[in-house]
Context: one part of a larger RNA
Molecule: small-subunit ribosomal RNA, 3' major domain
Organism: uncultured bacterium
RNA sequence: UGACGGGGGCCCGCACAAGCGGAGGAACAUGUGGUUUAAUUUGAUGAUACGCGAGGAACCUUACCCGGGCUCGAACGGCAAGUGAAGAGAUCCAGAGAUGGUGACGCCCUUCGGGGCACUUGUCGAGGUGCUGCAUGGUUGUCGUCAGCUCGUGUCGUGAGAUGUUGGGUUAAGUCCCGCAACGAGCGCAACCCUUGUCGUUAGUUACCAUCAGGUAAAGCUGGGGACUCUAACGAGACUGCCACCGCAAGGUGUGAGGAAGGCGGGGAGGACGUCAAAUCAGCACGGCCCUUACGUCCGGGGCGACACACGUGUUACAAUGGUAGCUACAGAGGGAAGCCACCUGGUGACAGGGAGCAGAUCUCGAAAAGCUAUCUCAGUUCGGAUUGGAGUUUGCAACUCGACUCCAUGAAGCUGGAUUCGCUAGUAAUCGCGCAUCAGCCAUGGCGCGGGGAAUACGUUCCCGGGCCUUGUACU
Repeated sequence: UGACGGGGGCCCGCACAAGCGGAGGAACAUGUGGUUUAAUUUGAUGAUACGCGAGGAACCUUACCCGGGCUCGAACGGCAAGUGAAGAGAUCCAGAGAUGGUGACGCCCUUCGGGGCACUUGUCGAGGUGCUGCAUGGUUGUCGUCAGCUCGUGUCGUGAGAUGUUGGGUUAAGUCCCGCAACGAGCGCAACCCUUGUCGUUAGUUACCAUCAGGUAAAGCUGGGGACUCUAACGAGACUGCCACCGCAAGGUGUGAGGAAGGCGGGGAGGACGUCAAAUCAGCACGGCCCUUACGUCCGGGGCGACACACGUGUUACAAUGGUAGCUACAGAGGGAAGCCACCUGGUGACAGGGAGCAGAUCUCGAAAAGCUAUCUCAGUUCGGAUUGGAGUUUGCAACUCGACUCCAUGAAGCUGGAUUCGCUAGUAAUCGCGCAUCAGCCAUGGCGCGGGGAAUACGUUCCCGGGCCUUGUACU
């Protein structure tokens, strides 16, 4: 100088408290450990691994196992020699396929030297998801969006270092003010960026419809309009600017005014110096080491989906603020051509057969909770839906291992969950559905977004956890 303290002081954070809803008990989904296995490929392991890499494991993927093949090799470059236009390689045979055989059809340009292309042989490179993240780059998590981390010159100290950065206030903030042997500066903070909330200007189709006219069973449906909504570009607007009080100032307080919005308006992007030899050689790149008729590569099948058990994350419930049946409204953000599919017909249904529109503000995918009516009357039930049997639909070469969905039947556990533990301070929690990526299909209850309706509580900082500043002790540095 730091680090640490079951030392002290000050301060902050859903840290506690005050509340609301969960987890821990049940069934199932998913990840992990363990066990098993021919293989159950592999990485990630307190916080910071465990619905994580994986934003799609039936084949493929795939890295694992078994078996069958290849060795210039599945792909690519150079050289040499040879062959053949290139090329398409149909068909048939053997085979699990890879592959082997058969080879129909085909016959490049040329200055005749050759050139281009392909195949075969040889060779130099190949290839490796093999090892090392403790050799690395790049990227990422975390402390933490915490307010810190430093430098130049000067000054002080023999020196390590100190000062500045401490102090008094203030702030979300090393934010600003005052003071001061310091004076300045940099990286961070904030602002500049995107989005949302108000208004204006410009523009008016595919969006809109107040006025006028036409028209319909109804309908911006048509002429038309440029008002409104909206769309999307440019502006305005918020700055403690004004008022009152407190304060030297910075700033604070107010059920103040005005305003759509008030004191950082809400949200996002944005992560300083560094810490954890943190994570990743399996995204990629790369040093070193290792394999080279195999640790490379192709194919068929299996496995990654096993199951006494243990843990994490979730979904559905245990019901009446509910279940069931019928009627009836209202979104936003997105997607769509091997696609979205209106509408009609068939089917109880998944869906099928027809069939218009739309590369889309035009067509299409589309709400649920809510509301109204009826019923159930506290029961393992008209709760709950696991499991199982049967019959089907659909994607796809192919659903046995191992897809999803539909219908009928079946109808398990579960009556609110021990110790303990998690999230959340407002359009938030809880609740309701919708969309997208990946994707033939889908094990999505996951992830990322979107809107609908919409709470309670915060006295306070004693305590638990984490952090910041000052100070003190120390046998650690």